[in-house]
RNA sequence: GAGUCGGCCGGGUGGCUGCGACCUGGACCGGGCGACCGGUCUCGGGUCGAGGAAAGUCCGGGCUCCAUAGGGCAGGACGCUGGGGAGAUUCCCAGGCGGGGCGACCCGUGGACAGUGCAACAGAAAGCAAACCGCCACCGGCGCGAGCCGGCGGUAAGGGUGAAACGGUGAGGUAAGAGCUCACCAGCGCAGGGGGCGACCUCUGCGGCUAUGUAAACCCCGUCCGGAGCAAGGCCAAGCAGGAGGCAUGGACUGCCCGUCCGCCCGGUUCGCCGGGCACCCUCCGGGUAGGCCGCUAGAGGCGAUCGGUAACGGUCGUCCCAGAUGGAUAGCCACCACCCCCUCGGGGGUACAGGACCCGGCUUACAGGCCGACUCCU
Numbered sequence: 001g002a003g004u005c006g007g008c009c010g011g012g013u014g015g016c017u018g019c020g021a022c023c024u025g026g027a028c029c030g031g032g033c034g035a036c037c038g039g040u041c042u043c044g045g046g047u048c049g050a051g052g053a054a055a056g057u058c059c060g061g062g063c064u065c066c067a068u069a070g071g072g073c074a075g076g077a078c079g080c081u082g083g084g085g086a087g088a089u090u091c092c093c094a095g096g097c098g099g100g101g102c103g104a105c106c107c108g109u110g111g112a113c114a115g116u117g118c119a120a121c122a123g124a125a126a127g128c129a130a131a132c133c134g135c136c137a138c139c140g141g142c143g144c145g146a147g148c149c150g151g152c153g154g155u156a157a158g159g160g161u162g163a164a165a166c167g168g169u170g171a172g173g174u175a176a177g178a179g180c181u182c183a184c185c186a187g188c189g190c191a192g193g194g195g196g197c198g199a200c201c202u203c204u205g206c207g208g209c210u211a212u213g214u215a216a217a218c219c220c221c222g223u224c225c226g227g228a229g230c231a232a233g234g235c236c237a238a239g240c241a242g243g244a245g246g247c248a249u250g251g252a253c254u255g256c257c258c259g260u261c262c263g264c265c266c267g268g269u270u271c272g273c274c275g276g277g278c279a280c281c282c283u284c285c286g287g288g289u290a291g292g293c294c295g296c297u298a299g300a301g302g303c304g305a306u307c308g309g310u311a312a313c314g315g316u317c318g319u320c321c322c323a324g325a326u327g328g329a330u331a332g333c334c335a336c337c338a339c340c341c342c343c344u345c346g347g348g349g350g351u352a353c354a355g356g357a358c359c360c361g362g363c364u365u366a367c368a369g370g371c372c373g374a375c376u377c378c379u
Stems, first nucleotide, its partner, number of pairs: 001377009011337007019049007026041006051353001055364002058362005063229004075225005080095005096109005110220002115218002117214003132159002134155003138151005167185006186210002188207008233294004242285005250262004263278006301320008338351005
């Protein structure tokens, strides 16, 4: 100088004015014999107060309710081996195989001999392969001849097209050619030996067996998945309406209002009846609206030491508490500093992506700018 991999930060300090939760002092109100308890406050103090993705809600787990004898279909997710974690096949660690790179390192990972589909353009032919040029035999014609032209065949060795034309090199063979035959090499299959927990590696022999890619195309094989989600779910419950009862305080027509009749109560009475009332209210009940409370944040938690393990990680010990809001707080302004951009060197402008809403693991996506570590190659 050029790169590879991993980790981290994502403004700082001070002042002023504010917000949310919890703790606490004061004042006031209510309850209690009292210790004390509960509430209110435009009063005061203290502690804590968003993220690496809080996002998308894609894949899982916890938790809750519903369903459930067991199994299947459909649908979805995933896919080399061994290990780790709460753990599925995500993720992480260690390895195998294939490919790329000088290298650090990166990418891929069941099956393409179960079946179906697709393969643009170019090219003669692209999937039970294919004769454009070329090469060659035969037949016919022409030519003294070398040969040329036409026809009919053979040929995948050579040329050309293409991302891809389907083993390679050499020899034999042939009219010319070709695994057509042979030797060696590569691959595949079968049999056997050895190594590894395993993926797999390796050795020997046999078989001419040699037609590619795509499964993030359908599909096949294997494994896993019951459904819905904190608006889950639980508790309290004003008012209104409903039901039961209370005192004399009902019943029928008729579900309601009104009315009528019967019954009951009160007052008056000339004893025939007349007037008024059967309401307000109180107690209880179940369901439950508004509203309130719980769920709610101490967790597969962070940090440190030590032991085990190649490592991921695990065990033990110590230590810390780190938002819990619901018209949804975590902010605004000023000064200085830091960084970036512009520039007339005095200044001016800018500082990303984005914000909890039950919690956690993973994935994906967005992101101004910056820091650290290990390693590789060149000089």